[in-house]
């Protein structure tokens, strides 16, 4: 330089333009246990950035940033 694949919670992933953006693991609190682990209950936590389209954008479009592949 080219491709156009990816970017959502601490991590790994869901979410065909319309739900309160979900799940698992991890975290925190509790129950249980002599203690720890396990199990069970509860709980906090996210859309990479800036624009655009739309009544409505995590989703579509443009640009940027970072990552991936390739020369």
């Nucleotide at each position: 330089g080219g491709c156009c694949c990816c970017a959502u919670a601490a991590u790994u992933c869901a979410a065909g333009g319309g739900a309160u953006a979900g799940a698992a693991u991890a975290g925190u609190g509790g129950u249980u246990u002599c203690c720890u682990a396990a199990a069970c209950c509860a709980u906090a936590g996210a859309u990479c950035c800036a624009g655009g389209u739309u009544c409505g954008a995590g989703u579509c479009c443009u640009g940027g940033u970072g990552g991936g592949c390739u020369a």
Predicted 3D model of a 71-nucleotide RNA (transfer RNA) from a Saprospiraceae bacterium. It matches the Rfam family "tRNA". The family's RNA type in Rfam is transfer RNA. Rfam's curators write: Transfer RNA (tRNA) molecules are approximately 80 nucleotides in length. The sequence was found in a public genome assembly. The organism belongs to Saprospiraceae, within Bacteria. Its mean pLDDT, the model's own confidence on a scale to 100, is 82.